The part of an RNA shown here (small-subunit ribosomal RNA, central domain) has 353 nucleotides and comes from Acidianus infernus. Rfam family: Archaeal small subunit ribosomal RNA.
Context: one part of a larger RNA
Parts: sequence; C1' cells; structure tokens
RNA sequence: CUGGGCUUAAAGCGCCCGUAGCCGGCCCUGCAAGUCACUGCUUAAAGACCCGGGCUCAACCCGGGGAAGGGCAGUGAUACUGCAGGGCUAGGGGGCGGGAGAGGUCGGAGGUACUCCCGGAGUAGGGGCGAAAUCCACAGAUCCCGGGAGGACCACCAGUGGCGAAAGCGUCCGGCCAGAACGCGCCCGACGGUGAGGGGCGAAAGCCGGGGUAGCAAAAGGGAUUAGAUACCCCUGUAGUCCCUGCUGUAAACGAUGCAGGCUAGGUGUCGCGUAGGCUUUGAGCCUACGCGGUGCCGCAGGGAAACCGGUAAGCCUGCCGCCUGGGGAGUACGCCCGCAAGGGUGAAACUU
Repeated sequence: CUGGGCUUAAAGCGCCCGUAGCCGGCCCUGCAAGUCACUGCUUAAAGACCCGGGCUCAACCCGGGGAAGGGCAGUGAUACUGCAGGGCUAGGGGGCGGGAGAGGUCGGAGGUACUCCCGGAGUAGGGGCGAAAUCCACAGAUCCCGGGAGGACCACCAGUGGCGAAAGCGUCCGGCCAGAACGCGCCCGACGGUGAGGGGCGAAAGCCGGGGUAGCAAAAGGGAUUAGAUACCCCUGUAGUCCCUGCUGUAAACGAUGCAGGCUAGGUGUCGCGUAGGCUUUGAGCCUACGCGGUGCCGCAGGGAAACCGGUAAGCCUGCCGCCUGGGGAGUACGCCCGCAAGGGUGAAACUU
C1' cells in the first nucleotide's frame, strides 16, 4: 500500500414483480464444516535470512541453524458463522373495524364553449396585425334570437391538497378490481431484505388494421416581414390529436438523488386516522393537545468544492443491486438480439487533443 466515487463535475437501470446468488431477529440444545490452539508428516537440493569458516578482501564457495506461509492427518476449544432439532414475537404476513382518496377498469348520465346546418330578424362590412394583405361577404357575411346535428373537452371547486410503483390520474352516478394509512394485538411464527439473468407496466410522437373528425394543427398552399426568410406574424390546411385491436419501448421517464433497515436537536404549516379535553346552531360540526402515517418550509449537530442537504439526509452505520474512470471520434461502426418500419438494446477502434 492492498482504490475513489455516482443532486449539479463522468456515473442510480423510467418503474415494479421476481429466479439464482449474496445478506439475515431473540432464546435453548446437539454437531463441529468454516474458525482457533497444539502435535505429527510433508512442502527435494540450490537460492533468500541468521551464525561460523575458506580463497590477502569482496564477488564466489563450504559447513551449520531457523523459519514464515501452504497441504494432509490426529487431538482439543465452541464465542462467532454454518448445519440439525426445539421454543419465542419486536421483522414480515393474515384477520377484524370505522374512515380518506383525480388509484385502475367497464357502463350510464350531464354541462359550458365551439363548428356546421335550418328558420327568423337585420345591413355593409367582417376578419386579421406593429401595420397590412391573402381570406370571408349584397348569391346577404359579421352581430342578435330560436331550433337541430356533431366531435372533443370537463371552467369555478383547486390547495406548496389527494391517490398511484413509475408512466400518470380531475364533471356526475353506478358495477367490478386493487393498494395505502390508522385502530385492535385475535391468528401464523423469521415465512424476511436485495435482486445478475428473466417477466410485466411504461408520457408524447410514430407504425399496422378498423372507425371517427368539432376545435387545434406537423407537412403543404397562400399573404406579409426581410438583403434573403425554406422562420418568427397572418389566412387556409392534411396526417395527427379522439375510440377499438395490435406494435413500438423511448424522454430534462428529474428529487437530474437505487431499494430496505437502524440511529442522530428543535420549530412551524398542511392532509388522513386514532386518543383525550373544551365548545356546540347536535351536523361524518368547530377548537386545542398528544400518538401514528403522508406531504411542505425553516433549522442544530454533522456533511458538502460550493450552491446547498439537514428524522422525506446529500448526517452516522448495515445488506444487496446498478453505474462511472479525461474531451472529441460516438451512443457512431461492426457483429448479435428485438421491431412491419421508423428505429431500439448491447457497444468499440484507428485517429485526434
């Protein structure tokens, strides 16, 4: 000396389930594989180390001694690990109870706006912009009233609010399905943690087939602007956006922060449940304190290059996985796997600096 790291410098897989593996709570008993002690054999000689000696010294050579470490066997020890047996309930799971929620999925109902169509009323403009024009309109537009059709969306409530593993989820009602928190401590009794491979889910755009199309709108056409304007602005407008079946599998998939457990000052909001007390127009009502769980802000110690983090850690410990190792070349080439394709996954080197 036997690496250091991963919020922002390179680096946490988009998220979850789970196989192997690795890791694993409290108590008792047994075994003795790991572990430890002692003994024996072995680990050729030379070399290395120590002592002594021979060439005038040294190099070199000769004699003697001792290991360390390893292997095999025997005897012994049993704290820890392991294996076997038994027990426990603090981890985990189940059950029961009343509540919370845009959790998922299927079905039904509704609302405003918008566009189009029909009818009425009405006349010369409307629309658009920095200013205009393209555009629409006397074949009667815009504006107003009544009726009808259609597709998409769900204002206010709405919150640093809630739910979900993430993606994500917001009108109302119902069916089915799932998860979490709280309370009881009734049951099981370590059944747990992580997770290479693997499997599933996965915004938007995109793709195949079928349907639908009001508004919006890549592409495209036109009008402006400009030196030009393959743009920004304006008028149109097709894919698409919507629904069903299948595929794609990516993202600044972000908290740019993997998951699980334990430990470490406080203060202050807010959401859910519980307990106690007070108020009460007795309402699943209001207020206060405490407990548990979630979600924010501030902050001690500590950490950090700093910004900042700070019981929701980026602090202090433990287990397991993933990943990084200067910039460019390059997330490219080649090969392989996946995909209908677009492309995705894995992923270099020369060369250059």